[in-house]
Context: one part of a larger RNA
């Protein structure tokens, strides 16, 4: 891992509601007792306990009472029958659908593992250094000292055994639940071991050269049992079937935030009998969107103008005067969630007709209380976020079918089942791929299409407008482009052309006190203006609005920002307009099954949590009835039957019991629980 058995709402008791069923103004027994053909039954037992009256703290009254001064009002009652069992079902008590904790307390049992200690024994090849201490010569007044023997000391030196783990590699369902091999540390010592003994678990213990290390492959409190089926607002698991309804991820509270409790939302049953929901008139109330500047503020510019600075005057008091400041006011413009002279559209309240099929209340069971993501109005963030958090609608959630290449929350649409029938939504019609390379008409050239911004550009359609122009324009050519004067100033130098000032006047067709370039300053080249050549009838410059396109445009395995082939008067875009594909949507046609109805027939029928209803199978039991060695059960083949659970018939094996109908009761249904046990 597979197969196979076994594996989760039970039981007792106290109520609650609903069904049935006995009796009924009353229903019933409990203990206990007899009988008896004994886990039974049948009889006796009114003790008690519900109900038939209530109202009041209470005396106490009573269809009434209480309150009160009341004969008022008013609150609660009188005017619907009850109890008793049985079955569902849900609740409180109990383990309480099951498995499942780490603790916890109690009471033993462990120092053959490991700490440490006590006792009492063993073990350390060889090898190397050479300290006190002595002896002997030297030496010294004597000591000291100094040599050379001899000694043989040391948590001394190398190094096997022995002990220890420091590197590396294997090894990792190992040869081993810690090891092998390698390099490695100690190795006469705080060594290193044998045997025997002692110290112990919550009064927070023992033992520790101290690591929360060790205490029997277990130690932030061992191990075995017991309390116990601790306790688990926490996780996983809960076994047949169909049919009708069908949710919530919200509000308040909450030692609450992943729990709980009231409401809300769902289902059942009874009761009300159109209260519900939509449209249309009618009649309301508002202060949002917008707008606005009457108010409250915010704020630009400009006018006027107290009051204030500054100059100048001045003994003081005045005064003049200002490119400063600047209240009020005035004119123009303009801002606001907490501004408002003004104000919708929706919405809501009311009614009134219609059309619909809802609504509310009693009662009984609940599940939910982590939601999403989208439009749309706002707050929060940075007018970010597949972002948080609130309204309002939708969808998924709990929805499956077509679209979006794939894609819960987007678009279209709600699958009761069958049909080799038709019609359409969304979105589609070149091929992959079902349907017109459909028609007419425009754009685009970028493969834009098939990704993006500021900004930038003589792409390119449209559409305006304002100039020049056959008294010849634009643009090219040919040719003047002058003179006072190098204008004054400044510099070394400034002669049009480094800077500053001015920018006149003449000749003239026309030429700036000069448009760029040049030079140390000249000087040269050149424009700007004229005049000639040319020669337009879709001329030529400028601006401004608006289609589409172009650059800005750089990322991670491989083209990869159209699904892909590929496509240019399209198979792109834009506009009109015809046709066809396209779903479980609709029609047609058969069938079921729930709901109204008197037939006829009409409507419903996705669906998690959960509510309600009908059924299938499995053991036994009772009552009636069958089968069975001329072959039960069990197993097994085999195109039968039934909406399903499921159930027959016929062979075959097997070899003794089983069925069918009604009823009753269960240890009654397994694929899942890191499920248990057994086989492979």
């Nucleotide at each position: 891992g597979c197969c196979u058995g076994c594996g989760a709402g039970u039981u007792g008791u106290a109520g609650g509601u609903a069904a049935u069923g006995g009796c009924a103004a009353g229903g019933u027994u409990a203990a206990g007792c007899g009988u008896u053909u004994g886990a039974g039954a049948c009889g006796c037992g009114a003790a008690g306990c519900c109900g038939a009256a209530g109202g009041g703290a209470a005396a106490c009254c009573g269809a009434g009472u209480c309150u009160g001064a009341a004969u008022a009002g008013g609150g609660c009652g009188u005017c619907g029958a009850g109890u008793c069992a049985u079955u569902a079902u849900c609740u409180g008590c109990a383990g309480a659908c099951c498995c499942g904790a780490a603790a916890c307390u109690g009471c033993g049992u462990g120092a053959u593992c490991u700490a440490g200690c006590c006792a009492u024994g063993g073990u350390c090849a060889g090898g190397u250094u050479g300290a006190a201490g002595u002896g002997u010569g030297g030496g010294u007044g004597a000591c000291a000292c100094c040599a050379c023997a001899u000694g043989g000391a040391g948590g001394a030196c190398c190094g096997a055994a022995c002990u220890c783990a420091u590197u590396g590699a294997u090894g990792u369902u190992g040869a081993a639940a810690a090891a092998u091999c390698u390099c490695g540390g100690g190795a006469u010592g705080a060594a290193c071991u044998g045997u025997g003994g002692u110290u112990a678990g919550u009064c927070c213990g023992g033992u520790g050269a101290a690591a929360u290390g060790c205490c029997a492959a277990u130690c932030g409190a061992a191990c075995g049992c017991a309390g116990a089926g601790a306790u688990a607002g926490c996780u996983g698991g809960u076994u047949c079937u169909c049919c009708c309804c069908g949710a919530a991820a919200u509000g308040c509270a909450u030692u609450g935030a992943g729990g709980u409790g009231c409401a809300g939302c769902g289902u059942u049953g009874g009761c009300u009998g159109u209260u519900g929901u939509c449209a249309u008139g009618u009649g309301g109330g508002g202060g949002u969107a917008g707008a606005g500047c009457a108010c409250u503020g915010a704020a630009u510019g400009g006018g006027c103008u107290a009051g204030g600075g500054g100059g100048c005057u001045u003994a003081c008091c005045c005064g003049c005067u200002u490119a400063c400041c600047g209240a009020a006011c005035c004119c123009a413009a303009c801002c606001a969630a907490a501004c408002u002279c003004c104000g919708a559209a929706u919405a809501c309240c009311a009614u009134a007709u219609g059309a619909u099929u809802a609504a509310g209340c009693c009662a009984g069971c609940a599940g939910u209380g982590a939601g999403a993501c989208u439009g749309c109005g706002a707050g929060g963030g940075a007018u970010a976020a597949g972002c948080c958090c609130c309204g309002u609608g939708g969808u998924c959630a709990a929805a499956a079918g077509g679209g979006a290449a794939a894609c819960a929350g987007c678009c279209c649409a709600g699958a009761u089942c069958g049909a080799c029938a038709g019609c359409u939504a969304a979105g589609g019609g070149c091929c992959c791929u079902a349907a017109a390379c459909g028609a007419c008409g425009a754009u685009u050239a970028a493969g834009u299409g098939u990704g993006a911004a500021a900004c930038g550009a003589u792409g390119u359609g449209a559409g305006a407008u304002c100039g020049c122009a056959u008294a010849a324009a634009c643009a090219g050519c040919c040719a003047g482009g002058a003179g006072g004067u190098u204008g004054g100033c400044u510099u070394g130098g400034a002669a049009g052309c480094a800077g500053c000032c001015a920018u006149c006047c003449u000749u003239u067709a026309a030429a700036a006190a000069g448009u760029g370039c040049g030079u140390a300053a000249u000087a040269g080249c050149u424009u700007a203006c004229u005049g000639g050549c040319c020669g337009a009838a879709u001329g030529u410059g400028a601006u401004c609005u608006u289609g589409c396109g172009c650059g800005g445009a750089a990322a991670a395995u491989g083209u990869a920002a159209g699904g892909g082939g590929g496509c240019u008067a399209a198979a792109a875009u834009c506009g009109u307009c015809u046709u066809c594909c396209g779903a479980a949507g609709c029609u047609u046609c058969g069938a079921g099954u729930c709901c109204a109805a008197u037939u006829a027939u009409g409507g419903g029928c996705g669906g998690u949590a959960g509510g309600g209803g009908a059924g299938c199978g499995u053991c036994g039991g009772a009552u009636a009835u069958g089968c069975a060695g001329a072959g039960a059960a069990g197993c097994u083949u085999g195109a039968g039957c039934g909406u399903a659970a499921g159930c027959a018939c016929a062979g075959g094996u097997g070899g003794a019991g089983c069925g069918u109908a009604u009823u009753c009761g269960a240890g009654u249904g397994a694929g899942a629980a890191u499920g248990c046990a057994g086989g492979c």
A computed fold for a 680-nucleotide part of an RNA from a Fimbriimonadaceae bacterium, annotated as large-subunit ribosomal RNA, domain II. The prediction has a mean pLDDT of 86. The source organism's lineage runs through Bacteria, Armatimonadota, Fimbriimonadia, Fimbriimonadales and Fimbriimonadaceae. It matches the Rfam family "Bacterial large subunit ribosomal RNA". Gene Ontology terms of the family: structural constituent of ribosome and ribosome. RNAcentral holds the full RNA, with entries from ENA.